[in-house]
Context: one part of a larger RNA
RNA sequence: GACGAACGCUGGCGGCGUGCCUAACACAUGCAAGUCGAACGGAAGUUAGAGCUUCGGUUUUAACUUUAGUGGCGAACGGGUGAGUAACGCGUGAGGAACCUGCCUUUCAGUGGGGGACAACAGUUGGAAACGACUGCUAAUACCGCAUGAUACUUUUGGGAGACAUCUCCUGAAAGUCAAAGCUUUAUGUGCUGAAAGAUGGCCUCGCGUCUGAUUAGCUAGUUGGUGAGGUAACGGCUCACCAAGGCGACGAUCAGUAGCCGGUCUGAGAGGAUGAACGGCCACAUUGGGACUGAGAUACGGCCCAGACUCCUACGGGAGGCAGCAGUGGGGAAUAUUGGGCAAUGGGGGAAACCCUGACCCAGCAACGCCGCGUGAAGGAAGAAGGCCUUCGGGUUGUAAACUUCUUUUACCAGGGACGAAGGACGUGACGGUACCUGGAGAAAAAGCAACGGCUAACUACGUGCCAGCAGCCGCGGUAAUACGUAGGUUGCAAGCGUUGUCC
Numbered sequence: 001g002a003c004g005a006a007c008g009c010u011g012g013c014g015g016c017g018u019g020c021c022u023a024a025c026a027c028a029u030g031c032a033a034g035u036c037g038a039a040c041g042g043a044a045g046u047u048a049g050a051g052c053u054u055c056g057g058u059u060u061u062a063a064c065u066u067u068a069g070u071g072g073c074g075a076a077c078g079g080g081u082g083a084g085u086a087a088c089g090c091g092u093g094a095g096g097a098a099c100c101u102g103c104c105u106u107u108c109a110g111u112g113g114g115g116g117a118c119a120a121c122a123g124u125u126g127g128a129a130a131c132g133a134c135u136g137c138u139a140a141u142a143c144c145g146c147a148u149g150a151u152a153c154u155u156u157u158g159g160g161a162g163a164c165a166u167c168u169c170c171u172g173a174a175a176g177u178c179a180a181a182g183c184u185u186u187a188u189g190u191g192c193u194g195a196a197a198g199a200u201g202g203c204c205u206c207g208c209g210u211c212u213g214a215u216u217a218g219c220u221a222g223u224u225g226g227u228g229a230g231g232u233a234a235c236g237g238c239u240c241a242c243c244a245a246g247g248c249g250a251c252g253a254u255c256a257g258u259a260g261c262c263g264g265u266c267u268g269a270g271a272g273g274a275u276g277a278a279c280g281g282c283c284a285c286a287u288u289g290g291g292a293c294u295g296a297g298a299u300a301c302g303g304c305c306c307a308g309a310c311u312c313c314u315a316c317g318g319g320a321g322g323c324a325g326c327a328g329u330g331g332g333g334a335a336u337a338u339u340g341g342g343c344a345a346u347g348g349g350g351g352a353a354a355c356c357c358u359g360a361c362c363c364a365g366c367a368a369c370g371c372c373g374c375g376u377g378a379a380g381g382a383a384g385a386a387g388g389c390c391u392u393c394g395g396g397u398u399g400u401a402a403a404c405u406u407c408u409u410u411u412a413c414c415a416g417g418g419a420c421g422a423a424g425g426a427c428g429u430g431a432c433g434g435u436a437c438c439u440g441g442a443g444a445a446a447a448a449g450c451a452a453c454g455g456c457u458a459a460c461u462a463c464g465u466g467c468c469a470g471c472a473g474c475c476g477c478g479g480u481a482a483u484a485c486g487u488a489g490g491u492u493g494c495a496a497g498c499g500u501u502g503u504c505c
Base pairs, nucleotide, nucleotide: 001504002503003502005501006500007499008498009497012374013373014372015371016370017369018367019366020332025330026329027328029327030326031325034073035072036071039070040069042067043066044065045064046063047062048061049060050059051058052057080285081284082283089210090209091208092207093206094205095204096203099202100201104198105197106196107195108194109193110192111191112146114144115143121136122135123134124133125132126131152177153176154175155174156173157172158171159170160169161168162167182190183189184187211257212256213255218248219247220246223245224244225243226242227241228240229239230238260282261281262280263279264275265274266273267272287308288307289306290305291304310321311320312319313318338364340363341362342361346360347358348357349356350355377407378406379405380404387398388397389396390395411446413441414440415439416438417437421432449494450493451492452491453490454475455474456473460489461488462487463486464485470477471476
């Protein structure tokens, strides 16, 4: 000098930030991911018309509203945490002639004709529940054939060019294989299918860098390489069969300990040292361990399956759960906040849109936790008042300090007005918030402490105590005149803070 700090004493206001560093301990409750009726068939309701009517209703048509279910997109983003990881994890620089990419943009071409189901629903039925079972009916942008189809893919084959071994690119020929879906408010609509390119996002490989220990010196059998096969989007012992015996290591392998990495941050003249909170990028994880499914993308925090621990419900047969999301609770701890408001803005998902959802986000609340700013009054005022303290008893000091006089009103307080943030052609739309700000009003009124005073180190006297009580960062003070302990007066320093402790430079 710095801090995500804590503790002690004290505490007026505002702005901007920051706030479980410990138990990746366990969690009550609420919320945190939905949306689309312009994909689909139903169901319920409202209104209007029509038919029947025993005047109670009932049937049907149209429009509208709501929606459990089928279907689509999203849920892989956003948000949290740092347990693991010493690793191509991260950083940096290259490579992919070894790769994928939903939505988006551009271009080319197409969108023909059929079929069978399953939910919902109805009926029956099992179970305490969670949740099922059987029979029957039904729609679709759900599912499945057929047609058409190339600059796609596979196979065969001709020519040319390039490169880095395998190869790649361009241009021909032949054969084979594969597609689609409609909707509506009718528009230059929006979807759907195939292909080519782009963008974005991802995946893989490599050079270099990346803590400590040798009181860890040898390590390794899918191990190292080859051939073949499988697998993957793709290369590869990634996996498998066979063959060979290799591969790594004092330039530190292996083992052990510790640790998320970086941009940055703190310090320092710099070199360096320390660090990785907040903000941003990457990685890893989601009660512990394992596994795949779906999908463009996950081996998926608020999905599934299995096993373990724990908690809960149970009719004892069986079930349910996962806050390292936002609040909040218990616990641990020196220690860290509200079970708040709003989608108004920014951004995200869905939708043609209206709009819906959004504990992301924007705000408010709590905390002197930090930084910055302001205030606690200003000028005049000597009988140098009283009181306190000291005294050589003369006086000195507190001290222009107070009183008193004249002013001012920042901030706080009261009253009136009152925003920007709101952006699209117009209208409408503000949580914050009656906030900021402006105007008026009253009154010095409501607002100062903490530490130190032997030397280092700015600042001294008195009394008490008597190696006691105590102080102390180091040197050291205290045993009867202690500037070092305690109190008082005075002084010095900083100031809404001041000291102490801890850590780093």
Background
The prediction has a mean pLDDT of 84. The part of an RNA shown here (small-subunit ribosomal RNA, 5' domain) has 505 nucleotides and comes from an uncultured bacterium. Its Rfam family is "Bacterial small subunit ribosomal RNA".